[in-house]
Molecule: Bacterial RNase P class A
Organism: Kofleriaceae bacterium
RNA sequence: CGGAGAGGUCGAGGUGAUCGCCGGCGGCGGUGCGCAAGUACCGUCGCGGGAGGAAAGUCCGAGCUUCACAGGGCAGGGUGCUGGUUAACGGCCAGUCGAGGUAACUCGCAGGACAGUGCAACAGAAAAUAAACCGCCUGCGCGCAAGCGUAGGUAAGGGUGAAACGGUGCGGUAAGAGCGCACCGCUCCGGUGGUGACACUGGAGGCUAGGUAAACCCCACCCGAAGCAAGACCAGACAGGAGUCGUGCUGCCCGCACGAUGACUCCGGGUUGGUCGCUCGAGCCCGCCAGCAAUGACGGGCCUAGAUGAAUGAUCGCCGCUACACAGAACUCGGCUUAUCGACCUCUCCGUCGG
Repeated sequence: CGGAGAGGUCGAGGUGAUCGCCGGCGGCGGUGCGCAAGUACCGUCGCGGGAGGAAAGUCCGAGCUUCACAGGGCAGGGUGCUGGUUAACGGCCAGUCGAGGUAACUCGCAGGACAGUGCAACAGAAAAUAAACCGCCUGCGCGCAAGCGUAGGUAAGGGUGAAACGGUGCGGUAAGAGCGCACCGCUCCGGUGGUGACACUGGAGGCUAGGUAAACCCCACCCGAAGCAAGACCAGACAGGAGUCGUGCUGCCCGCACGAUGACUCCGGGUUGGUCGCUCGAGCCCGCCAGCAAUGACGGGCCUAGAUGAAUGAUCGCCGCUACACAGAACUCGGCUUAUCGACCUCUCCGUCGG
């Protein structure tokens, strides 16, 4: 210099002025309540706050709330190499094994197929207590011969297939074959290292036991449901009537609890207001310690939208300079996934050149 890999940061303008919008705090004034201190509302002035890395999809996991947070069983669902991390997880970190890449590195729904049941289209002779289509070999018959027929042997070669009942080589044989041997693989019994997945290694066995569990299934572990329109409270309005006997942690069973001043359904009537939940939280930033890391402990600092027809905008000047990406909070967190423009930074690998 070229190509590649991994990780991170930033926000599409900045700044000043003016005018608005949402909510917070404070001052002053007014009104209502109150003996008062105060408190609620209205007006006005001042101060400071006001979208994102994904606020998104709602795919996982939790907090919170309600259901009665008795108990047991069945059914159902989820996860699935090992160790760690966490409030929890299907996330994350570190490893193992497998696959890809020269490499940095990346990817993996990665338990069990000697518990049982099932499945394998098409092609192919044969698809699981294998199989003779072509080929090879032997005997016999025919033929001058090439060869043909027939009875057998043969899984080495060809062909089919996603897959053909260990692989390569040497020996062996009529031709072949774990038939014999060496190495590799496999199974069993050990040894060493590792917390472990596993790795390395010694011996024995010619090999028995193919694939599929994103097929049923088996094993281990985990799981109640509904969701902030959850739910709690205040104020106000109205008109009751009829029927049923059950209701529930909302699939089923047992059991238990509650229930007539009750519960549910239908018809009719009323309301469609307010407060809380609501943003201080597994919170953010900095430092330091433990740890390979995820993460955790400690110390210091900070407060950073909270609406409910739902705010976060407009105009002008200057700078930048023509780029304007994806996109807009609605109970809150931890993740994952998806969308996305450009700029910048760090580390690593391969190649080439120069010193």